A computed fold for a 503-nucleotide part of an RNA from an uncultured bacterium, annotated as small-subunit ribosomal RNA, 5' domain. RNAcentral holds the full RNA, with entries from ENA and SILVA. The coordinates come from a structure-prediction model, not an experiment, and the mean pLDDT is 83.
Context: one part of a larger RNA
C1' cells in the first nucleotide's frame, strides 16, 4: 500500500445501494411466524327473502359460522454452526443395487356388499391440563366380494444382448385394486415411459502434530439367515485369521465444506460474513410412529438438567423463525407495515394463510454521487502573529459589486411498478414516495490528522531528563522546527486519525 460483518476518538448536510450478536448452540416475558378445502361428510344453523298467525310466533328457503371426521400440505419455506476430519463436502463416474407424493403422458378399469366411530345427546371423575362409561349418525374415513391379458412372487421353459453376479423380451398354476360428488370440470385405480428429488457405491483433492508407532474382535472374509427402497458385517449364527500402517495407521488439537471473498505481475498467502449449493443440529441423550418423503425447529414418547402452574393428587414449557428481554461483550438494529409484486399451502375458483418475500425504521457500518457557492475585488482594510521595528505573512481571503439557486426547506401537481384477479364496480404496503413545475435567499450544511528524519508540511511563547512524545531511529536536563498552547502551514475530506486481522 489495499481490505474489513469491524471498534474506539474527534466531527458530522444530503441521497441511492448494500450491510449490522464476530462473544453466550446463553436463558427467555408478549405478539406473530402453516394451514387450507363446505365443489368428500353429518351436525351446526346468523343475516335475508316469501307464506301463515291468536302479533307470542310458526313453516318453507336461505346459507354467514363454528368444532369434528376426512383429505392434502405441515419433511418446503425460515435460522444456526454446536457436531463432525468424514464418501461431510468439491469433482468424475457407476447403481445389471435403488425409490420417488404433487406434474406431464400412454393404454386399461372405475362392479357389488358390509361394519364401525367422531361431532352430538345422556352419566360420571378431575383444582386444571384432561379423561371415562352407555346410546345415535355420515363419507372421497375403514373392511369384504367380483373382474384384471399388461403388474408382483414361486416353478417350468424358448430368444436376444452385455459388464462378475447377470439384463431384455416372451409362453404354463396362486395372490392383489376401483370412490363418490358433479351440468361441464374437478377426481380415484392398475400398469408403462418421463421428468423432478433422494439413497447408495467408487477413484481423485482439500488442516497441523510423531514430544501420538503400532492400531482392530463385528474387527478382515467366507457360509447361511434376518433386515432395508437397495448393494453390503447393516445385524445374527458358524467357520477361517485376516485387515490398517513410515506414501503416517491409531491417538490427540483444530474446523462445517464448496462457489468464491480479500491480496499479489503471477506463483502464492489469508479467509468461508451477505447471496448461491451440499451438509449437520433444533434445551441436553435416545427411540420410534405417521407418511411418498424425517427418526421430524414450531409432531409424539422416554430419561436428565432448568422455568412456570398447582386444591400436592397431577400438569405445562423449548426464539441456532420475526421482533423484543436480560446476560455476556470493544460492538451489531423496529415488540413496523402488507400481502400490491415474485415464489410457497389448500382450493375447481372467488379466495384464506404466508415475520417467506416486498417495502418502511435505526447506524457514516461500507461503497458511489451531490453539497457546504461562482465571478469581480488591493487603500493589500482592520484584528491576530512573526519582526533585524523596515517590514513580512493570514491574504482575493474578507469587507463590498454582479449572479447563480443543487441539497435542504414550503407550496401545486403526481407516477411506472398491474403481467394479473373480477361479471363489473374496482384492486399499490412501499407512498402523496420518485419526478416535474414553482417560490424566497448566499441563505442551513467543515472537520480531522499531521508538520526531526523515514514523509508533504515551520515559527513564538511556556516548559526544563519534568510535564510530556513516540510506529522505526529517538526527543525532553533554560533558546525544544520531536512535549504544550497559539500563529502560519501540509494532507484527506462528510469524514478524519488509532487499534485489531489479513495479504
Nucleotide at each position: 500500500g489495499g481490505a474489513c460483518g469491524a471498534a474506539c476518538g474527534c466531527u458530522g448536510g444530503c441521497g441511492g445501494c448494500g450491510u449490522g450478536c464476530u462473544u453466550a448452540a446463553c436463558a427467555c416475558a408478549u405478539g406473530c411466524a402453516a394451514g387450507u378445502c363446505g365443489a368428500a361428510c353429518g351436525a351446526u344453523g346468523a343475516a335475508c327473502u316469501u307464506c301463515c298467525u291468536u302479533c307470542g310466533g310458526g313453516a318453507a328457503g336461505g346459507g354467514a359460522u363454528u368444532a369434528g371426521u376426512g383429505g392434502c400440505g405441515a419433511a418446503c419455506g425460515g435460522g444456526u454452526g454446536a457436531g463432525u476430519a468424514a464418501c461431510a463436502c468439491g469433482u468424475g463416474a457407476g447403481a445389471a443395487a435403488u425409490c420417488u407424493g404433487c406434474c406431464c403422458u400412454u393404454c386399461a378399469c372405475u362392479c357389488u356388499g358390509g361394519a364401525a366411530u367422531a361431532a352430538c345427546u345422556c352419566c360420571g371423575g378431575g383444582a386444571a391440563a384432561c379423561c371415562g362409561g352407555a346410546g345415535c349418525u355420515a363419507a372421497u374415513a375403514c373392511c369384504g366380494g367380483a373382474u384384471a391379458c399388461u403388474c408382483a412372487a414361486a416353478u417350468c421353459u424358448g430368444g436376444c444382448g452385455g459388464c462378475a453376479u447377470c439384463g431384455c423380451c416372451g409362453g404354463a398354476u396362486u395372490u392383489g385394486g376401483a370412490a363418490a360428488g358433479u351440468u361441464u370440470u374437478c377426481g380415484g385405480u392398475g400398469a408403462g415411459g418421463g421428468a423432478u428429488g433422494a439413497u447408495c457405491u467408487c477413484g481423485c483433492g482439500g488442516c497441523c502434530u510423531a514430544u501420538c508407532a503400532g492400531c482392530u474382535u463385528g474387527u478382515u472374509g467366507g457360509u447361511g439367515a434376518g433386515g432395508u427402497a437397495a448393494c453390503g458385517g447393516c445385524u445374527c449364527a458358524c467357520c477361517a485369521a485376516g485387515g490398517c500402517u513410515a506414501c503416517g495407521a491409531c491417538g490427540g488439537g483444530u474446523a462445517a465444506c464448496c462457489g468464491g471473498c480479500c491480496u499479489g505481475a503471477g506463483a502464492g498467502g489469508g479467509c468461508g460474513a451477505a447471496c448461491g449449493g451440499u451438509c449437520a443440529c433444533a434445551c441436553u441423550g435416545g427411540g420410534a410412529c405417521u407418511g411418498a418423503g424425517a427418526c421430524a425447529c414450531g409432531g409424539c414418547c422416554c430419561a436428565g438438567a432448568c422455568u412456570c402452574c398447582u386444591a400436592c393428587g397431577g400438569g405445562a414449557g423449548g426464539c441456532a423463525g420475526c421482533a423484543g428481554u436480560g446476560g455476556g461483550g470493544a460492538a451489531u438494529a423496529u415488540u413496523g407495515g402488507g400481502c400490491a409484486a415474485u415464489g410457497g399451502g389448500c382450493g375447481g375458483a372467488a379466495g384464506c394463510c404466508u415475520g417467506a418475500c416486498c417495502c418502511a425504521g435505526c447506524g457514516a457500518c461500507g461503497c458511489c454521487g451531490c453539497g457546504u457557492g461562482a465571478g469581480g475585488g488591493a487603500u493589500g482594510a482592520a484584528g491576530g502573529c512573526c519582526u533585524u521595528c523596515g517590514g513580512g505573512u493570514u491574504g482575493u481571503a474578507a469587507a463590498c459589486c454582479u449572479c447563480u439557486u443543487u441539497c435542504a426547506g414550503c407550496a401545486g401537481g403526481g407516477a411506472a411498478g398491474a403481467a394479473g384477479c373480477g361479471a363489473a364496480a374496482g384492486u399499490g404496503a412501499c407512498g402523496g414516495u420518485a419526478c416535474c413545475u414553482g417560490c424566497a435567499g448566499a441563505a442551513g450544511a467543515a472537520g480531522c490528522a499531521c508538520c526531526g528524519g523515514c514523509u508533504a508540511a515551520c515559527u513564538a511563547u511556556g516548559u526544563g531528563c519534568c510535564a510530556g512524545c513516540a510506529g522505526c531511529c529517538g526527543c525532553g536536563g533554560u533558546a525544544a522546527u520531536a512535549c504544550a498552547u497559539a500563529g502560519g502551514g501540509u494532507g484527506c475530506a462528510a469524514g478524519c486519525g488509532u487499534u485489531g486481522u489479513c495479504c